């Protein structure tokens, strides 16, 4: 330099055009003499950036960032 993958709650990951989820974490409450564990509820998101198509984009398309693996550097 190509070329594939991938970037979504704090962590690990699903969702791949029509109301953004899940599991662990966390807070509250119920349970215990406490804690743990268990069950109930809550909170948590500029879906990596910008532009584009669309009635509607996380999602399809282009450029850019950064992360992961391969590939080519040689006269």
């Nucleotide at each position: 330099g190509c070329c594939a993958g991938g970037a979504u709650a704090g962590c690990u990951c699903a969702g791949c055009g029509g109301c953004a989820g899940a599991g662990c974490a966390g807070c509250u409450c119920a349970c215990u003499c406490g804690u743990a564990a268990u069950g109930a509820g809550c909170a948590g998101g500029u879906c990596g950036a910008g532009g584009g198509u669309u009635c509607g984009a996380u999602u399809c398309c282009c450029u850019c960032u950064c992360c992961u693996g391969g590939c080519u550097c040689c006269a």
Predicted 3D model of a 75-nucleotide RNA (transfer RNA) from a Spirochaetaceae bacterium. The sequence was found in a public genome assembly. It matches the Rfam family "tRNA". By type it is a transfer RNA. Rfam links the family to the GO term triplet codon-amino acid adaptor activity.